[in-house]
Molecule: SAM riboswitch aptamer (S box leader)
Organism: Bacillota bacterium
RNA sequence: CUCUUAUCUGGAGUGGAGGAGGGACGGCCCCGAUGAAUCCCGGCAACCGGAUUCCCUGUUGAAUUGCGGUGCCAAUUGCCGCGGAAGAAGGCUCUUCCGGAAGAUGAGAG
Numbered sequence: 001c002u003c004u005u006a007u008c009u010g011g012a013g014u015g016g017a018g019g020a021g022g023g024a025c026g027g028c029c030c031c032g033a034u035g036a037a038u039c040c041c042g043g044c045a046a047c048c049g050g051a052u053u054c055c056c057u058g059u060u061g062a063a064u065u066g067c068g069g070u071g072c073c074a075a076u077u078g079c080c081g082c083g084g085a086a087g088a089a090g091g092c093u094c095u096u097c098c099g100g101a102a103g104a105u106g107a108g109a110g
Base pairs, nucleotide, nucleotide: 001110002109003108004107005106006105007104008103013041015040016039017038021031022030023029025081026080027079028078042073043072044071047069048068049067050065051064052063053062054061055058077102082099083098084097085096086095087094088093
């Protein structure tokens, strides 16, 4: 990088360093010197592994733990971006819902 698969409306700091950017992409709309990215510490969660417990004792299932590997810690994945349905307006459009695409993360494969 590609493919498969699961999840994506919850959760998480009044800390230290750092100094201007950040929210994937495009359009918006936001966050940011009352301090962005990034690093450290802290925290959240429970995807994978481990440990423990339960059972119908299994190539299985459930629960707990939070030890190891990731992940995550403004706004639903901030909203829309393609298609459909319903409604409103009727010049441009708007609202709600459903699905998809794209993206992110885990696990597995190449």